This record gives sequence, structure tokens and C1' cells, in this order.
RNA sequence: CAUUCACGCAAAGCGCCAGAACCGGUACCUGUACCGGUGGACGAGGAGAAGAGAGUAUCGAAAAAUUCGGCGGAUGCUCUUCCGUGCGCGCGGGCACGAGACGCGGGUUUUGAAAUAUGCGGGCGACCGCAAAACAGAGGAACCGCGACCGCGCGAC
Repeated sequence: CAUUCACGCAAAGCGCCAGAACCGGUACCUGUACCGGUGGACGAGGAGAAGAGAGUAUCGAAAAAUUCGGCGGAUGCUCUUCCGUGCGCGCGGGCACGAGACGCGGGUUUUGAAAUAUGCGGGCGACCGCAAAACAGAGGAACCGCGACCGCGCGAC
């Protein structure tokens, strides 16, 4: 210095490709086989700690032909324990919740991205990359209003 292995890191609407689809090549028995390749989910949102469980894990955009079909994973869901926050404070219990930490209502607010079209570039091709611009819903936020348990003790009035 190179290679291999192990470990770690990285990605979490994330990764992968044995089916089917599409492209190129070869062969022939002309619609099949083989070889090589392409696409195969567009962003928004989402984590107290540990453990367990189930299995189509939120929201819209595009398309209407594949974002088909499938595999793995996963911040979602349920349960248990612990920690923490709210219900004036402490202790005990209860309920809701997760450091943006209770529920309901109100108006306000919040840089979507891809697809499409345009331009430039790459590939024989399927198709890929780049540039500028536009378009959601869920959720969240601060503010306002209303409502937030029981026992004992404390504080304030």
C1' cells in the first nucleotide's frame, strides 16, 4: 500500500428485488430461452427509558399504465414497569400527557417535494441527472376563552 473479515458509523415513507413490466443483445423452433440492463413511493409529519405484542403504522400530492407485486426495517398502535409534566404546594392514590409534556372551542400562523410543462446535460435504449418556478392535507406553534379528581397536611385570601 492492497485485499478480506469483524466491529462501528450512515439511511427510517427508509432500504432491497427472486415475480410480472420495460430496454438492449444473442439464438432459434417467431414467441420463447439465455445474457446484460432500467424503473420499482413524491414529499409533509412523527422518538422520555426499558421490555413485550399484534400486523395493510399518520397525512395529503401525483397518477389513472407499475406509487403493480413482494421482502426486510421503522419514530405509529396496544400492554407492563420506571422517570418526568399538568390538575395551587408536599405526601399517598387517581386521570390525562411526554421536555413543544391535560382536554375542548376560537381566529391567526406554518419555506412541501415529486409528477407535468420548459431549458441544459448523460445513455443505442428503457431511462437518468441538473436548473428556475408553482400547487396540499394531517399535525404542530404562540395567543384568547372554558373546564381539569380524592384523602391528610400546608400556603394564600